[in-house]
This is a predicted structure of a 384-nucleotide RNA (Bacterial RNase P class A) from a Chloroflexota bacterium. Rfam family: Bacterial RNase P class A. Its family is annotated with dimeric ribonuclease P complex, tRNA processing and ribonuclease P activity in the Gene Ontology. Rfam describes the family as follows. Ribonuclease P (RNase P) is a ubiquitous endoribonuclease, found in archaea, bacteria and eukarya as well as chloroplasts and mitochondria. The gene name in the source record is rnpB.

RNA sequence: CAAGUUGGCUGGGUGAUUGCGGCGGUGCAUAGAAUCUAUGCUCGCUGAGGAAAGUCCGCACUCCACAGGGCACGGUGCCGGCUAACGGCCGGGCGGGGUAACCCGACGGCAAGUGCAACAGAGAGCAGAUUGCGCUUGGUUGCUACGGCGGCUAAGCGCGAGCGUGAAAGGGUGGUGUAAGAGACUACCAGCAGCGGCAGUAAUGUCGCUGGCUAGGCAAACCCCACCGGGAGCAAGGUCAAGCAGAGCGUUAGGGGCUGCUCGUCCCGUUAAUCGCUCGGGUAGACUGCAUGAGCGUGUUGGCAACAGCACGUUUAGAUAGAUGAUCAUCGGCUUUUGAGGUUUCAAGAGUAACAGAAUGCGGCUUAUAGGCUGGCUUGGUUA
Numbered sequence: 001c002a003a004g005u006u007g008g009c010u011g012g013g014u015g016a017u018u019g020c021g022g023c024g025g026u027g028c029a030u031a032g033a034a035u036c037u038a039u040g041c042u043c044g045c046u047g048a049g050g051a052a053a054g055u056c057c058g059c060a061c062u063c064c065a066c067a068g069g070g071c072a073c074g075g076u077g078c079c080g081g082c083u084a085a086c087g088g089c090c091g092g093g094c095g096g097g098g099u100a101a102c103c104c105g106a107c108g109g110c111a112a113g114u115g116c117a118a119c120a121g122a123g124a125g126c127a128g129a130u131u132g133c134g135c136u137u138g139g140u141u142g143c144u145a146c147g148g149c150g151g152c153u154a155a156g157c158g159c160g161a162g163c164g165u166g167a168a169a170g171g172g173u174g175g176u177g178u179a180a181g182a183g184a185c186u187a188c189c190a191g192c193a194g195c196g197g198c199a200g201u202a203a204u205g206u207c208g209c210u211g212g213c214u215a216g217g218c219a220a221a222c223c224c225c226a227c228c229g230g231g232a233g234c235a236a237g238g239u240c241a242a243g244c245a246g247a248g249c250g251u252u253a254g255g256g257g258c259u260g261c262u263c264g265u266c267c268c269g270u271u272a273a274u275c276g277c278u279c280g281g282g283u284a285g286a287c288u289g290c291a292u293g294a295g296c297g298u299g300u301u302g303g304c305a306a307c308a309g310c311a312c313g314u315u316u317a318g319a320u321a322g323a324u325g326a327u328c329a330u331c332g333g334c335u336u337u338u339g340a341g342g343u344u345u346c347a348a349g350a351g352u353a354a355c356a357g358a359a360u361g362c363g364g365c366u367u368a369u370a371g372g373c374u375g376g377c378u379u380g381g382u383u384a
Stems, first nucleotide, its partner, number of pairs: 001380010012331007020047006027041006049355001053366002056364005061233004073229005078092005093107001094105004108224002113222002115218002131162001132159012171189006190214001192211008237288004246279005254268005295314008333352008
């Protein structure tokens, strides 16, 4: 320098005008009324994210249910650690990919049981015969030195080697053996199971002995094993509480509609209407839950790390149909045009602005994301 790989940070700045939510004011006005409340104006402060998203996991919190045990159902699944917890994170093991840095893995059990497997192929789960190798018998035919030796073909039997098919043909190579063959036997190699030694907390690795000679794949198939899991969710739940309906007590003979008033008339009631007070449940509505929290920042200690401890500092949106917006100027970024300089700089003009948006809170995962800044590592080349 080029190519690659893997982390971290950022997600426009400033100002003006205007609009909206929240909080505050010995600020003003109005109303109720009793030093408070409501509304409007005004002033000040403050007002989204790295994912606020998907709602996929795990918790806190709340209500309901709950002696104890089991079944069913669901989830998780190498080992150790971290954590409030997790399907998360860190470290390690094993397997796979890559020259490497590094990346990926639902990674317990199919030598417990049951089940499944398209196409091709002779045969695919008790392997296999209409390819093939060999033997016997029969038929037919060629040659013959007449002893036999062959070809073709049918049936029966043996075989699991070769060719070929396939993702996969039931260890590999050499030898013995045989009619032909075969772990049938044997040597070496690969791999497996059991036992033991050593290293490691463990997963696991490694060495030795023994065994049978080889065990196929699928458990995101049923299933087996181990561990975990009660249900619903802030529209959870709690407090206050108009109106309407109900109940109780008291009160009287009136009450109400038509109307501005009077008269008139209609309806209800005279043991109960109206009116007043009280009560329980509780709708609208209001308040709360709800912003100090497994909080954030810096430093330090322990730890490989995730993380934990300690010290100091800090306090940062709370809407409820949902505020956090818009416009302009300027600086910065990017793209582009022109000019100068002459190789990536300057000046001027124009254009452009990622994904997206709180709704009880928190820890994760996943997905989306224009542009910018930056650390580590690997490979190749060049120069010293």
The sequence is in RNAcentral, with records from ENA.